[in-house]
Formats: sequence, structure tokens, C1' cells
RNA sequence: CCAGAUGAGAAUAGUGCGAGAUAUCUUUUGGAAGAUAGCCGAAGAAGCAAUAUAAAAAGAAAUUGUCAAUCUUUUUAUAGAAACUUUCAGGCAAAGGGAGCCCUAUUUGAUGGAACUCUGGAGAGUCCGAUGAUUCGGCGCCGAAGGAGGAAUACGUAUGAUACGUAGAAACUCUCAGGUUAAAUGACAGAGGA
Repeated sequence: CCAGAUGAGAAUAGUGCGAGAUAUCUUUUGGAAGAUAGCCGAAGAAGCAAUAUAAAAAGAAAUUGUCAAUCUUUUUAUAGAAACUUUCAGGCAAAGGGAGCCCUAUUUGAUGGAACUCUGGAGAGUCCGAUGAUUCGGCGCCGAAGGAGGAAUACGUAUGAUACGUAGAAACUCUCAGGUUAAAUGACAGAGGA
């Protein structure tokens, strides 16, 4: 600054969308079961940064005779999030499951978002050539600034059914933009209060 009792946000239920990763051998109707060796991360589970609290030690400022309180640093302990990490569990044809997301319904009832500061935060060639230049050209690759698509659903028009149009989310899809050593950026996540 914006939204909010004409209902923020949350919980439950339902429809819909929703990624990744395998081979061999044996038994077998089989894609089911077992064995061996691999692989994935989005049920669940576990780990931690800033920060907060407590204790101990040292110092600062103040006092000037000191104590207490305050501030800073270090150590220890406790609490401390995520799409990050681990890979226990789960998974690697289909089905099912599936974090998350939109919509609908019920219940509840006051916050939520953007900006700002601190902190955590993935992926992919330090490729080849030219060059004064984070510049240009070429061939690959990534997806988490931004952008586009996008199901259920909602609204409108016409209709016997149905069709058309508009709107319509995401960690899904595309790869325009951006990126492809580090730094920076960075969706998202936690903390903070004038």
C1' cells in the first nucleotide's frame, strides 16, 4: 500500500489437473512371486540456516567506590522451515497411489498478500570459433526471475439433445526470455517490525 464479517485464513469431503526412475535370470496363465545388480523422490519419516531462550567466560560503555541492568564476542544446550538434504519407508508397464494446485460443499471465525531486511534454497558444456568488449556466431543442455499454454469449473448465447464464445491454477507443459565454473540471479521457505 492492497484485500477481508457481502467472510481473511484454516480444517474436512468431493470432481478435476498432477512428475521422476529397470535390466537380467528362475517359477509362472500373468506385467504376479522370488533372486541379483541398478535407479527415482512429490505419501509418510528424518536433518539443518538465520533467529530466539538459558548458562558460563571475556570485553565494551557507564559509574569513579562498587553492584545490578544494558551491549558485543565465543562456547554449550534446547527450540527452529522448505520443492533443499538423506533415501528408513515408498516407488521404477498400465491401474492405483501421489506433494501441490484450481473449483464446489460443509464447519469454523480474523487475518492474509505485496514491498523492505536477515537467512536457507535446485538444475544444466569453465564446449567450439572470432573478438576491443560479461560482445557476436555455432552445436548441445537446464527450468525455480519474467512470459505463454492449461483440466475440472463459472458465466453468456442459441438449443430437443448439444454446440459456440469468454474467463479459468500449479512444483504440470512449452522453452520466447533467462541460465549453463564461481559470484550474482533464484520460484519457494523460515524469521523480523517501524

Glycine-GGAnGA riboswitch aptamer from Crassaminicella thermophila, 194 nucleotides, folded computationally. Taxonomically the source falls in Crassaminicella (Bacteria, Bacillati, Eubacteriales, Clostridiaceae). Rfam family: glycine-GGAnGA riboswitch aptamer. Rfam links the family to the GO term glycine biosynthetic process. Its Rfam clan is "Glycine riboswitch clan". Rfam describes the family as follows. glycine-GGAnGA riboswitch is a variant of glycine riboswitch that have in common a U69A change. This riboswitch is associate with genes that encode either saccharopine dehydrogenase or amino acid transporters and other genes with not predicted function. Model confidence (mean pLDDT): 80 of 100.